[in-house]
RNA sequence: CGAGCAGCAUAAACGGUCGCUGCCGCAGCGAAGGCUGCGGGAGAGGAAAGUCCGGGCUUCACAGGGCAGGAUGCCUGAUAGCGUCAGGUGGGAGCGAUCCUAAGGAAAGUGCAACAGAAAGUAUACCGCCUCAAUGCCACGGCAUUGUGGUAAGGGUGAAAUGGCAGUGUAAGAGACUACCGGCUCUGCGGUAACGCGGCAGCGCAUUGUAAACCCCAUCCGAAGCAAGUCCAUGAAGAAACGAUAUGGCGGCCCGUCAUGUUUCGGGUAGGACGCUUGAGGUAUACGGUGACGUAUAUCCUAGAUAGAUGACCGUUCACGACAUAACCCGGCUUACAGUGCUGCUCAUUUU
RNA sequence: GCGUCUGUAGCUCAGCAGGAUAGAGCAACGGCCUUCUAAGCCGUGGGCCAGGGGUUCGAAUCCCUUCAGGCGCGCCA
Numbered sequence: 001c002g003a004g005c006a007g008c009a010u011a012a013a014c015g016g017u018c019g020c021u022g023c024c025g026c027a028g029c030g031a032a033g034g035c036u037g038c039g040g041g042a043g044a045g046g047a048a049a050g051u052c053c054g055g056g057c058u059u060c061a062c063a064g065g066g067c068a069g070g071a072u073g074c075c076u077g078a079u080a081g082c083g084u085c086a087g088g089u090g091g092g093a094g095c096g097a098u099c100c101u102a103a104g105g106a107a108a109g110u111g112c113a114a115c116a117g118a119a120a121g122u123a124u125a126c127c128g129c130c131u132c133a134a135u136g137c138c139a140c141g142g143c144a145u146u147g148u149g150g151u152a153a154g155g156g157u158g159a160a161a162u163g164g165c166a167g168u169g170u171a172a173g174a175g176a177c178u179a180c181c182g183g184c185u186c187u188g189c190g191g192u193a194a195c196g197c198g199g200c201a202g203c204g205c206a207u208u209g210u211a212a213a214c215c216c217c218a219u220c221c222g223a224a225g226c227a228a229g230u231c232c233a234u235g236a237a238g239a240a241a242c243g244a245u246a247u248g249g250c251g252g253c254c255c256g257u258c259a260u261g262u263u264u265c266g267g268g269u270a271g272g273a274c275g276c277u278u279g280a281g282g283u284a285u286a287c288g289g290u291g292a293c294g295u296a297u298a299u300c301c302u303a304g305a306u307a308g309a310u311g312a313c314c315g316u317u318c319a320c321g322a323c324a325u326a327a328c329c330c331g332g333c334u335u336a337c338a339g340u341g342c343u344g345c346u347c348a349u350u351u352u
Numbered sequence: 353g354c355g356u357c358u359g360u361a362g363c364u365c366a367g368c369a370g371g372a373u374a375g376a377g378c379a380a381c382g383g384c385c386u387u388c389u390a391a392g393c394c395g396u397g398g399g400c401c402a403g404g405g406g407u408u409c410g411a412a413u414c415c416c417u418u419c420a421g422g423c424g425c426g427c428c429a
Stems, first nucleotide, its partner, number of pairs: 002347009012317007020043002023040007045323001049334002052332005057225004064255004069221005074088005089103001090101004104216002109214002111210003126155002128151003132147006163181002166178003182205001183203003186199005229274004238265005246260004267428003281300008318321001353425007362378004371409001380396005402418005
């Protein structure tokens, strides 16, 4: 210098004016809820997004039993918890830094495997190879056709054809037998474990794939959601249907238990307060841990609207500005994203 | 805001416990019939099954993710 890998930060900057949403102080008005004015200070994101997981919180009967259902799935740990994260194992990609990996069980059972192919799960005989028999031809060496049987070495089909390869063996062949490799079982050592490294051990090998098909095993799960729910105020009109062998309350079913209603149409009201933002919170330092993270101390307070607030204009500068705007709150995941800067590492080439 | 469902031809729908050419009706186009049009009859084209990725030998169908659209949800008596 080139090509690349991993991680992090930032999300135009500064000043002024006018607005918008809360909070605090003062003043004025009002019977009060409050309203107005002045001053001070605060005011979106790394994803606020998708709503895909987990949790807090609230209500349902303060939480009954069984079945069904759902989720997860190598190991160990972290955590309030998770399908998240960290470290590792096995497998795969790359020269490498590094990246990807829904990765339990197919020897409990069931299903499926189209077309092609002889045969697709109890394997199978189309061509080929070989034995035997019959018939025909013959230059007597054989050759051809048909039939019976053997054979999975070879060909062909397929995504997939019942371990691979060499030798022995045989009529031709074949784990039929033998060596090596692979597999399974047993076993030694190392590791918390997944697993790894071995064995002069055993088994000729019996068992194709698919579980993001049903299923089995292990672990976990009550449901609904801030339009949850609580309080105050305002206003109002009932009617019909179903119903105790019923209906509703903890979703679906059964049992148990409690209550007496439930649904539809019509009517009224859609005002205020709480929930609401101090929280498994942030930052710094020290210690423990490879790390996720934990402990201790100090320090900080950082939107809370309810038709929904961040905008407009002016000036200066630059690299001329992406994706996108909170709505109960946290922890993750996923997806979108113009540029700029920083750190660590790998490979290749050249020069010294 | 929360919950839930759907996406297949221009339109309305089938097909979804995987099996290969993805169908039907209407519409469109061409021909026949008619003086011409409509109706009728015959024929033809048109789909990467909303986009992307994965599982599998094989995906419209199963799984993940993104996008677009629809529907429902206050309180009182």